[in-house]
Background
This is a predicted structure of a 74-nucleotide RNA (transfer RNA) from Propionibacterium cyclohexanicum. It matches the Rfam family "tRNA". Rfam classes the family as a transfer RNA. Lineage of the source: Bacteria > Bacillati > Actinomycetota > Propionibacteriaceae > Propionibacterium.
Formats: sequence, C1' cells, structure tokens
RNA sequence: GGCCAGGUAGCUCAGUUGGUAGUAGCGUGCGCCUGAAAAGUGCAAGGUCGGCGGUUCGAACCCGCCCCUGGCCA
Repeated sequence: GGCCAGGUAGCUCAGUUGGUAGUAGCGUGCGCCUGAAAAGUGCAAGGUCGGCGGUUCGAACCCGCCCCUGGCCA
C1' cells in the first nucleotide's frame, strides 16, 4: 500500500427487507431474603449506534470520505 471482518450501555454482544434502540448476559444502585454475609430473587438507572457529510418523509441499517481494532496478501 491492497483486500476482508468489526466499532451499538462500564464490559461481552443481538438487532442490517430503512419505520419506537435491547426479550439481552455480566457489572452498578436500591429493595426482599439472612443474626450478618454469600448465594438466590424483584425493581431501576445507564446509549450523540466510531466521526463528518450525502440520499430519503424517515438512517444503527443505504452511499462517500476519514479514524480506530483484528486478520490476510505484498
């Protein structure tokens, strides 16, 4: 330098026929339970969907450029 895959909550990820952003798991906070913990259990908070433009009535999803991570080739 070229090609491919990926970037969504603090972490791991689902969601791509474009139409309300999560049925998520872990973690966190507050309860229940216990003499008190652990385990178990209920509820809750937490997101500019990597960035900037474009297309569209409408974009996490389509198009362009750029950044980051991993892999392959040279």